[in-house]
Context: one part of a larger RNA
């Protein structure tokens, strides 16, 4: 290299955009580079193989042949690939008209709850637990009413519902803005797919600077429990959680399942459209496109399962795997303010 794999045994990159590269729709013509056939030159000798021969045999040696699977040149073929010219519309994209949506960013607004403050009523407990205690309370708590302030999150609607590439997105309004679906078949005419490097995005926690701080709450203090209790339970509580600007770049970043295209029995439910029959209208029904589920045929699979959203049948491109531990460690490089990230062994051992 051929070969075998990647849901759960080792193995899909967290996600997208995209450079190089790889691969690439239909028709006709040209070319003949790849490709195929034939010829020719060369492919030293020895070796290997075949047939003979020489040492008594063999090893060994000699002769002849074949082979040297390669390369150059010439001639021919033209299906496929390439190149080139012209054309096409099914792939891809644009246009017009509709539609759904927690897609994104910014600003403003709202009510419930909570906590605090002030004032009123009231007068002995409250709170908490398995039971308690720490804690709060006659300097008037808990409860209740009124007013004010503050921060964070948005009950019901809410749904195996929707949107987004992923992370993720949920009160209301406005502005700006990305993507998608359907119908028409109007335009361009292969403009496509994938994508090493690269660039961008990327939960939570963490970091830097400045704000903010209601509730919750690592650390920490106390009370319990217990043989002990650096915990589980309770009372407090700092960072943090929130905002702005920047960094970090990781997750069971999961469907543990890369992207794209084509093909292969079905049933049923939900979402977004379009068309249509029954005299007309509307609903139901039927047809069809896209998206999201459940169950299942064949097939696949070690099984569990999967099954048109494939883990089926094929093609293209990328990433990754090769016994367990050592170890995602050491070292070097690189990125980061740091924490650390990415890349990533070996000895030894079973």
């Nucleotide at each position: 290299u051929u070969u075998g794999g990647c849901u759960u045994a080792a193995a899909g990159g967290g996600u997208g955009c995209g450079u190089a590269g790889g691969c690439g729709g239909u028709g006709u013509g040209g070319u003949c580079a790849g490709u195929u056939g034939g010829g020719u030159g060369u492919g030293a000798a020895a070796u290997c193989c075949c047939u003979c021969g020489g040492c008594u045999c063999a090893a060994c040696c000699g002769a002849g042949g074949a082979a040297c699977u390669g390369c150059g040149c010439c001639c021919a073929a033209u299906a496929c690939u390439g190149c080139u010219a012209c054309a096409c519309u099914c792939g891809a994209g644009g246009g017009a008209g509709a539609c759904a949506g927690a897609g994104g960013u910014a600003a403003g607004c709202g009510g419930a709850a909570c906590u605090g403050a002030u004032g009123g009523u009231g007068g002995a407990g409250c709170g908490g637990u398995g039971a308690a205690a720490u804690g709060c309370g006659u300097u008037g708590a808990u409860a209740u009413c009124a007013u004010c302030a503050g921060g964070a999150a948005c009950a019901c609607c809410a749904g195996u519902g929707g949107c987004g590439a992923a992370g993720g997105c949920g009160g209301c309004u406005u502005a700006c803005u990305g993507g998608g679906u359907c119908u028409c078949u109007u335009c361009u005419g292969a403009c496509g797919c994938u994508g090493a490097g690269g660039c961008a995005c990327g939960a939570a926690a963490g970091c830097u600077a400045g704000g903010g701080g209601a509730g919750c709450g690592a650390a920490c203090g106390g009370g319990a429990u217990u043989a002990g209790a650096u915990a589980c339970c309770c009372c407090g509580g700092u960072a943090g959680u929130c905002c702005u600007a920047g960094c970090u770049g990781u997750a069971a970043a999961c469907g543990a399942u890369g992207a794209g295209c084509a093909c292969u029995u079905g049933a049923u439910c939900g979402g977004a459209g379009a068309c249509u029959c029954c005299u007309c209208c509307a609903u139901a029904g039927g047809u069809u496109u896209c998206c999201g589920g459940u169950c299942g045929u064949a097939g696949c699979g070690a099984a569990a399962g999967u099954g048109u959203u494939a883990a089926g049948u094929g093609c293209u491109c990328c990433g990754c795997c090769u016994g367990g531990g050592g170890a995602g460690u050491a070292u070097g490089g690189u990125c980061g303010c740091a924490a650390g990230g990415c890349u990533g062994a070996a000895a030894c051992u079973c």
Molecule: small-subunit ribosomal RNA, central domain
Organism: uncultured bacterium